[in-house]
GlmS glucosamine-6-phosphate activated ribozyme aptamer from a Thermoanaerobacteraceae bacterium, 155 nucleotides, folded computationally.
Its Rfam family is "glmS glucosamine-6-phosphate activated ribozyme aptamer". About the family: This entry contains a glucosamine-6-phosphate activated ribozyme that is found in the mRNA for GlmS. GlmS is an enzyme that uses fructose-6-phosphate and glutamine to generate glucosamine-6-phosphate.
Taxonomically the source falls in Thermoanaerobacteraceae (Bacteria, Bacillati, Bacillota, Thermoanaerobacterales).
Of the family's consensus pairs, 89% are formed in the model.
The sequence was found by an Rfam model in a public genome assembly.
RNA sequence: UGUUUUUUCAAAGCGCCUGGACCGCACAUGGUGCGGUCGACGAGGAAGGGGUUUAUCGAAUUUUCGGCGGAUGCCCCUCGGCCCGAACCAGGUCGUUACAGGCAUUACAAAACUCAGGAGCAAUCCUGAGGACAAAAGGUGUCUGGCUGGUUAAC
Numbered sequence: 001u002g003u004u005u006u007u008u009c010a011a012a013g014c015g016c017c018u019g020g021a022c023c024g025c026a027c028a029u030g031g032u033g034c035g036g037u038c039g040a041c042g043a044g045g046a047a048g049g050g051g052u053u054u055a056u057c058g059a060a061u062u063u064u065c066g067g068c069g070g071a072u073g074c075c076c077c078u079c080g081g082c083c084c085g086a087a088c089c090a091g092g093u094c095g096u097u098a099c100a101g102g103c104a105u106u107a108c109a110a111a112a113c114u115c116a117g118g119a120g121c122a123a124u125c126c127u128g129a130g131g132a133c134a135a136a137a138g139g140u141g142u143c144u145g146g147c148u149g150g151u152u153a154a155c
Stems, first nucleotide, its partner, number of pairs: 014069004019065001020038008041058003047078006079095005086152005099145008113130007
C1' cells in the first nucleotide's frame, strides 16, 4: 500500500458517477487519451412488516441537466385510536396530535448574493461575518358532509 473478514459510527434534496459540461497535461488540428472538478438550497415527513417507484413544498444566476441506488410517500397485511354507555364480530376512517373536505386567519429558512480568509496550476472546494426573501405543513375559527350494521350482557 492492496485484498478479505468482523465491529462501530454516519443519511434521506440522502449516497454514488459510466452520459454530459468544465479544467489541466500530452498528442493533435478540432479531435483522441489520461487525470481532475461539478453533479439538490433549505422547510416538511416514520406504529410494525412486506411490496412498489417520477414519494410533499417552495427558493435559486434553473447542469438542482442525465443515470444508478436508497428514502419517512403510496398499496396490502398486522396492531392501535375513533365511529356519542360496555364487550365481541364486521365495516368505515385515520396513525398515537390517530374522521374527511371547503373558506378565513396565523409563522419560519438556507443556499444563491456581498465581504473577508484558506487550499488548488486551474475548473472548483472549505470556513467565517453580513443581510434578506418562501410555500406546503401545523395551529385557531367557521361551514359542509359523515358519525355504520349485527350479537350478547346489564340497567